[in-house]
The prediction has a mean pLDDT of 76. Predicted 3D model of a 268-nucleotide RNA (Bacterial large signal recognition particle RNA) from an archaeon. A source record names the gene ffs.

RNA sequence: CAAGGCUUUGCCGGGGAGGUAGGCGCUCCCUGUUACCGUUAACCGUCUAUAGCGGGGUGAAGCAGUCCUGGCGGUGACUUGAUACUGAAGUGUCUGUCAGUUUUCCGAACGUUGAAGCCCUGCCCUUUAUGACCGGUCCGGUGCCGAACCGUGCCAGGCCCUGACGGGAGCAGCACUAAAGUACUGUACUGGUGCUUAGAGGAUACAGGGUGGAGGUAGGAGAGCUGUCAAGGCUUCGGUUUCUGCAUCCACAGGGUUGCGUGCCUUG
Numbered sequence: 001c002a003a004g005g006c007u008u009u010g011c012c013g014g015g016g017a018g019g020u021a022g023g024c025g026c027u028c029c030c031u032g033u034u035a036c037c038g039u040u041a042a043c044c045g046u047c048u049a050u051a052g053c054g055g056g057g058u059g060a061a062g063c064a065g066u067c068c069u070g071g072c073g074g075u076g077a078c079u080u081g082a083u084a085c086u087g088a089a090g091u092g093u094c095u096g097u098c099a100g101u102u103u104u105c106c107g108a109a110c111g112u113u114g115a116a117g118c119c120c121u122g123c124c125c126u127u128u129a130u131g132a133c134c135g136g137u138c139c140g141g142u143g144c145c146g147a148a149c150c151g152u153g154c155c156a157g158g159c160c161c162u163g164a165c166g167g168g169a170g171c172a173g174c175a176c177u178a179a180a181g182u183a184c185u186g187u188a189c190u191g192g193u194g195c196u197u198a199g200a201g202g203a204u205a206c207a208g209g210g211u212g213g214a215g216g217u218a219g220g221a222g223a224g225c226u227g228u229c230a231a232g233g234c235u236u237c238g239g240u241u242u243c244u245g246c247a248u249c250c251a252c253a254g255g256g257u258u259g260c261g262u263g264c265c266u267u268g
Base pairs, nucleotide, nucleotide: 001268002267003266004265005264006263009061010058011057012056013031014030015029016028017027018026021048022047025043036055037054038053039052062260063259064258065257066256067255068254069253070252073249074248075247076246078245081243082242084240085239086238087237088236089235090234091233094232095231096229098227099226100225101224102223103222104221105220106219110215117211118210119209120208121207122206124202125201126200127199128198129197131195132193133192134191135190136189137188139186140185141184142183143182144181151176152175153174154173159168160167161166
């Protein structure tokens, strides 16, 4: 050096997120190779910065660190700007809705048998006064009723006094009246009302009259003013999504550099 064989160095993937002290396995996602099976989650293991375990394959192939370039993809509680959607607030001097009012134009019917406007009166409202009616109170007047006894008059009976004549007090009863009560009525005061009249004030739909001398009215359109409504628009502050920017990680490809390995056996 060549051929054959072997397995101890290697290889049979890597990355992001979750989980973990960390790394694998594991779940989801991205990506590569000709390149395997099993294990395995409320966690597992003969794991520890060349970092799972068991088996199998390959049979010396390469492996690892670090720097640079390109680059799929991921992450960010970052950030400039943009887009779309959405929430809240504001804006009435952005537009619009609703309502009222002024004005211009059109305009059915009406109008010289008198329009609009103005004035007066009535109706209506408030208030005051007055009267009416219904009450209440004081006082008065008229009538009625009305005292067992503590009002008057007449007093049967009975009682008392007297020789008698007669007299006395006096119950019941009768009559008249007091207080009280009751009816009517008068004056004054006072309360109220589905009422009258009058005064003052108010309001503007109707009625009457006067003035006035040709318009105004229902309705429609235009312009303006006032108020109302956040419906649209706009502004501000947020939320979500996408894109952009920045940062970071990075499969894979390529380049540089450093370190480790390039083994063992047999034959020639």